The prediction has a mean pLDDT of 82. This is a predicted structure of a 135-nucleotide RNA (FMN riboswitch aptamer (RFN element)) from Halolactibacillus alkaliphilus. The organism belongs to Halolactibacillus, within Bacteria. The sequence was found by an Rfam model in a public genome assembly. Its Rfam family is "FMN riboswitch aptamer (RFN element)". Gene Ontology term of the family: FMN binding. From the family's description: The RFN element is a highly conserved domain that is found frequently in the 5'-untranslated regions of prokaryotic mRNAs that encode for flavin mononucleotide (FMN) biosynthesis and transport proteins.

């Protein structure tokens, strides 16, 4: 430095204000939020320099929760499953800059939910650390 193993810890945010109504954080105006890994022309630090390290995408690639099917004690395998354009710069933009959009499981509810309540003190992509071990 790297592979596999075991263990420990960690591992999701959000309707202010107003309208209608018997009733809505569910409708309407408006407000707010963005899991994990990768990539990244951006940013910062360090270096004489080549460069190194760290951070950076909801809507680019992939993963996870929910749901369905099969097997089923755990659990595993398979499937389903959302959303971006325009302009600028440039050799190059899916990532930078500017603007305008768009998206968001299931069940419940005096009334239709990304934001409330619930399954869930759950599960989980994964992150950090420890132990012993192989190359």
């Nucleotide at each position: 430095u790297u592979g596999a193993a075991u263990c420990u810890u960690c591992g999701g945010g959000g309707c202010a204000g107003g309208g209608u109504g018997u009733a809505a954080u569910u409708c309407c105006c408006g407000a707010c939020c963005g899991a994990c890994g990768g990539u990244a022309a951006c940013u910062a630090a360090c270096g004489u320099g080549a460069g190194u390290u760290a951070g950076a995408a909801g809507u680019c690639c992939g993963u996870g929760a929910c749901c369905c099917g099969c097997a089923u004690u755990u659990u595993g395998c398979g499937g389903u499953g959302g959303a971006u354009c325009u302009g600028g710069u440039g050799a190059g933009a899916g990532u930078c800059c500017a603007g305008a959009g768009c998206c968001g499981a299931c069940a419940g509810u005096u009334a239709a939910a990304g934001u409330c309540u619930g399954g869930a003190u759950g599960g989980g992509a994964g992150a950090a650390g420890a132990u012993a071990u192989g190359g």